[in-house]
RNA sequence: AGUGGUGAUAGAGGAGCGAACGUCAUCAGUAUUUGUCCGGAGAUGUGCAACAUCUGCGAAGGGCAAGGAAAGGGGCGGUCGCCGAAGUGUAUGUGACAUUGCAAUCACAUGUGCUGGUUCUGCAUUUAAGAAAUGCAGGGCUGUCAGAGGAAAUCUCUGGAGGGCUAUCUCACAU
Numbered sequence: 001a002g003u004g005g006u007g008a009u010a011g012a013g014g015a016g017c018g019a020a021c022g023u024c025a026u027c028a029g030u031a032u033u034u035g036u037c038c039g040g041a042g043a044u045g046u047g048c049a050a051c052a053u054c055u056g057c058g059a060a061g062g063g064c065a066a067g068g069a070a071a072g073g074g075g076c077g078g079u080c081g082c083c084g085a086a087g088u089g090u091a092u093g094u095g096a097c098a099u100u101g102c103a104a105u106c107a108c109a110u111g112u113g114c115u116g117g118u119u120c121u122g123c124a125u126u127u128a129a130g131a132a133a134u135g136c137a138g139g140g141c142u143g144u145c146a147g148a149g150g151a152a153a154u155c156u157c158u159g160g161a162g163g164g165c166u167a168u169c170u171c172a173c174a175u
Stems, first nucleotide, its partner, number of pairs: 002173004007169005014083001016082004021077004032067007042054004046103005086115011116142011144160006
C1' cells in the first nucleotide's frame, strides 16, 4: 500500500427527531347539571346481537332560564434523550374499552416492508377544524456518495440510498 466485513468506537446533515414539564388559545357556551314548559313511548351501555338498567311518579326530542367542563390535537418556552433519531403500512399476540360474543378503537411487544432530512401543491382518510397528522402523486431546498463536465472553484449536470457517509481501531485473506 491492497481486498473483504449488517465488526467496534466516535461523529456530521437541519426550520433535524422524540419525550415530559410549564403556559396560551382552540375545543365551546359544546358535552353535561338544575328548574320550568311542549311532547307522549321509548331510551342507555363505541356498532350489531344477547343481557342488564331507566321510563305514564312521563322515555326520546325540543323551547326558555341559571350554571358549565374535559380529553385528544395545536402555538410558544426552556429542559432532557438522540441521528432509524423517528414515523408509518402489514401480520401475530396481550391488555383496556360498565356483562358475554363478533367487529371497531386505543396502548404495548415481536416479525416484516417503506421513508436521507425538510417544505409546498392536489386528492383521500382521521379530526370540532381551512390547524395538525397519515397515504398516494407531483415539485422545491438541502446533506452525502458515485459518475460526467470544467483551467479551477464552497461550480454545473445526472443517478443512488441511512444495512448509507466521514474518521480511527480491529479481524480475516493476500503481497